[in-house]
Molecule: SAM riboswitch aptamer (S box leader)
Organism: soil metagenome
RNA sequence: CUUAUCAAGAGUGGUCGAGGGACGGGCCCGAUGACACCCGGCAGCCUACCAGGUACCCGCCUGGUGUGGUGCUAACUCCCGCGGAAGAUCCAAUUCCGGUAGAUAAG
Numbered sequence: 001c002u003u004a005u006c007a008a009g010a011g012u013g014g015u016c017g018a019g020g021g022a023c024g025g026g027c028c029c030g031a032u033g034a035c036a037c038c039c040g041g042c043a044g045c046c047u048a049c050c051a052g053g054u055a056c057c058c059g060c061c062u063g064g065u066g067u068g069g070u071g072c073u074a075a076c077u078c079c080c081g082c083g084g085a086a087g088a089u090c091c092a093a094u095u096c097c098g099g100u101a102g103a104u105a106a107g
Stems, first nucleotide, its partner, number of pairs: 001107006011039001013038003019029003023081004040073003044070003048065007077101001082098005
């Protein structure tokens, strides 16, 4: 950079000790110990295996297991950020759609 996904799932454990939730605003989590790390767990992507379907073959599709590589394990990506619609006009709120940004996987 390209493509795909982002409303599911996952701890009453151990260590440490002060910030953390990407950024800005909000709203939250946190000495009743957050974050991080270890262990455990989950099963999205790739892989391996198994079952079924399809196919002349290569292969493709669906489901399962969770072997391996990663990832994840508060809150919808925690919400909003830009644009449009619902709505006869404006503002605010709300809902929906698309986009931006971000995260993850594969290339």